[in-house]
RNA sequence: GAUAGAGGAGCAAUUUUUAAGAGUAGGAUUGCUGAGAGGGCACGAUGAAGCAGUUUGAAAGGAAAAAUCGCCGAAGUGUAUGUCAUUGCCAAAGUGUCAUAUGCUGGUAUUGAGCAAAAUAUGUUCAAUACUGUCACAAGUAUUCAUGGGAGUAUUUGUGGAGUGCUAUC
Numbered sequence: 001g002a003u004a005g006a007g008g009a010g011c012a013a014u015u016u017u018u019a020a021g022a023g024u025a026g027g028a029u030u031g032c033u034g035a036g037a038g039g040g041c042a043c044g045a046u047g048a049a050g051c052a053g054u055u056u057g058a059a060a061g062g063a064a065a066a067a068u069c070g071c072c073g074a075a076g077u078g079u080a081u082g083u084c085a086u087u088g089c090c091a092a093a094g095u096g097u098c099a100u101a102u103g104c105u106g107g108u109a110u111u112g113a114g115c116a117a118a119a120u121a122u123g124u125u126c127a128a129u130a131c132u133g134u135c136a137c138a139a140g141u142a143u144u145c146a147u148g149g150g151a152g153u154a155u156u157u158g159u160g161g162a163g164u165g166c167u168a169u170c
Stems, first nucleotide, its partner, number of pairs: 001170005008072001010071002013068006026056007036043001039090003075105008084096003106132011134161012
């Protein structure tokens, strides 16, 4: 350098069903009110913005279960740049998709705080705690070789590191 693997409630993706979102946003209509809403154009007394009643009435993102399937930086996330999409149109802002560069995280769970979200669901970041895998060091036990010292294998305990790591083969 190449190939193949391991960790564990391991990581994603797609489809179907379900709950929630929500009797919400929106539409129609009646009444009250009366000139704005807005960055600009279009719009507005043939009634703006707003309030109340009646009627009608979604969706997305996220979540659970099942199935299929790809994998072990799997994947997630921060920053910067760029592309596309999003509203009546243009712009701004926000959000989302994709690409590039760069940084962080071995994995899981719980708790607390921040952010996102309709949400006490959930996700994500940071911190702490616990469990777990791996390597290094130290000590102990068993066993094999040796018989002077010691070395190998398995396992236990403790401490510490990080995946550009670890194991095996060439």
This is a predicted structure of a 170-nucleotide RNA (Lysine riboswitch aptamer) from uncultured Garciella sp. Rfam family: Lysine riboswitch aptamer. Rfam describes the family as follows. Riboswitches are metabolite binding domains within certain messenger RNAs that serve as precision sensors for their corresponding targets. Taxonomically the source falls in Garciella (Bacteria, Bacillati, Bacillota, Eubacteriaceae). Of the family's consensus pairs, 98% are formed in the model.